[in-house]
Context: one part of a larger RNA
C1' cells in the first nucleotide's frame, strides 16, 4: 500500500455528471390512508400503535365418563381434564421482548413505452423488438404465399368470423387538404407496337415448273401513350406586399405560384439553430426541471396526432427519512502485499 469487513464526536449530499456506494427502511396485529381512475387499482399508499415472561381470570372450539333422554339409533344431552385458538386483569427483568437469522426506504412532479414479455451468448434490457385491438392489400381452394431443377411438401388433414403480406400499435377524443408526378386498380374507342401472316414487288438462277434471297400496303397481344379511380399507397401540405384615430400588431385587401398550400391537436418539445429565448414556480444562488408564451431555423394527424389510470432493475427534477458520498479523516478485523527467515 491493496482487497473484504466492522466502528465513530460534530454535521447530514456540502460529495459527485449523478446519493454512484453505503446506511436507512424491513415480519406479523390492530388504526389509519390522498390526488387520481379504465371502479378492478392507486395500496403494504403515507402515517401511527403493539408483540418477552410470571400469576389469575374469561370466551370459543375439539371428546367421551358416570349418568341421563327418546324417535332405540355407530342417536342425542353431558363435567373435570387434555389439545387449539382468543379476551381482561395484576405484576417481572434487560439497554434492547418481530431480542438471532431471515426479513419493502418513502413521496411529489415530468417524458416515453400501455400493460405481462422479448433483446445485442461475451462492454447496450432500453423510449429498441413484440403484443392484444386498428387499417389497408391479396387469396374462391389444385388459395394466395413460400421451399424445391422436379417428384412433393408447408399453408391445412384449415376453407375468407380462414391463410399470408405491408403500416399502426391498449384503452379515450380523433385521423384535415392535395390524386400533378410515382405505384396500384379500373378502361378500352383511338395512337404505338414484336414474331407470325400477307395483296403486291425486285435481285439470282432456269427453257420453263420451279427454288433461292430481299423489299412489303395490310393484319398483329400484352405493355406504352390516353382516359378515369385510389393517401391507415410512396409522397406533397407557399411567397410578397399592404391595412385600424398612440404605437404596436394586423381579423382585412392586393398579387404571384401550386396538385394542394399543414385543419385539430400540440410546441425552446427525446424536436429551437440564434438560446441559459421571456415571463412565473422552485433555491440565499438552478445552462438542468416544472408552469406558461409561440417568432415551430427544422411538430403535426396510423414511418399515426393529443391525451391516459395501471405497469418499469427506464429517463429527468425536487422532497423527507438516512448515512464516512463529503468536510476529514480515525480506530480496528481477515487475507494478501512488504521485511526477516
Nucleotide at each position: 500500500c491493496c482487497a473484504u469487513c466492522g466502528u465513530c464526536a460534530a454535521g447530514g449530499a456540502a460529495c459527485u455528471c449523478g446519493g454512484c456506494a453505503a446506511a436507512a427502511u424491513a415480519g406479523c396485529c390492530c388504526c389509519g390512508u390522498a390526488a387520481c381512475u379504465u371502479c378492478g387499482g392507486g395500496a403494504g399508499a403515507a402515517g401511527g400503535g403493539g408483540c418477552g415472561c410470571c400469576u389469575c381470570u374469561u370466551g370459543c372450539g375439539u371428546a367421551u365418563a358416570a349418568a341421563g333422554a327418546u324417535u332405540u339409533a355407530c342417536u342425542c344431552u353431558g363435567a373435570a381434564a387434555g389439545c387449539g385458538c382468543g379476551g381482561g386483569a395484576g405484576g417481572c427483568c434487560a439497554c434492547a421482548g418481530a431480542g438471532a437469522a431471515u426479513a419493502g426506504g418513502c413521496c411529489c412532479a415530468a417524458g416515453c413505452g400501455a400493460c405481462u414479455g422479448u433483446u445485442u451468448a461475451u462492454c447496450a434490457a432500453a423510449a429498441a423488438c413484440a403484443c392484444a385491438g386498428g387499417u389497408c392489400c391479396g387469396u374462391g381452394c389444385u388459395a394466395a404465399a413460400g421451399c424445391g431443377a422436379a417428384a412433393g411438401c408447408u399453408g391445412a388433414u384449415g376453407u375468407a368470423u380462414a391463410c399470408g403480406g405491408g403500416c399502426u400499435g391498449a384503452c379515450g377524443c380523433c385521423u384535415g387538404c392535395c390524386c400533378a408526378g410515382u405505384g396500384c386498380c379500373g378502361g378500352u374507342a383511338g395512337g404505338u407496337u414484336a414474331a407470325g401472316g400477307a395483296a403486291g414487288u425486285g435481285g439470282g438462277u432456269g427453257c420453263a415448273a420451279g427454288c433461292u434471297c430481299g423489299c412489303g400496303a395490310c393484319u398483329g397481344a400484352a405493355g406504352c401513350c390516353c382516359c378515369g379511380g385510389u393517401g391507415a399507397a410512396c409522397g406533397g401540405c407557399g411567397g410578397c406586399a399592404g391595412u385600424a384615430a398612440c404605437u404596436a400588431u394586423a381579423a382585412c385587401u392586393g398579387u404571384c405560384c401550386u396538385a394542394a398550400g399543414g385543419u385539430a391537436g400540440c410546441g425552446a418539445a427525446g424536436u429551437c439553430c440564434c438560446u441559459u429565448g421571456u415571463c412565473g414556480g422552485g433555491u440565499a444562488a438552478g445552462u438542468u426541471c416544472c408552469g406558461a408564451c409561440c417568432c415551430g431555423c427544422a411538430c403535426g394527424a396510423a414511418a399515426g396526432g393529443c391525451g391516459u389510470a395501471a405497469c418499469g432493475a427506464c429517463u429527468u427534477g425536487g422532497g423527507c427519512g438516512c448515512u464516512g458520498u463529503c468536510u476529514c479523516g480515525a480506530c480496528g478485523a481477515u487475507g494478501g502485499g512488504c521485511u526477516c527467515g

Record summary:
A computed fold for a 341-nucleotide part of an RNA from a Candidatus Lucifugimonadaceae bacterium, annotated as large-subunit ribosomal RNA, domain IV. The full RNA is in RNAcentral, with records from ENA.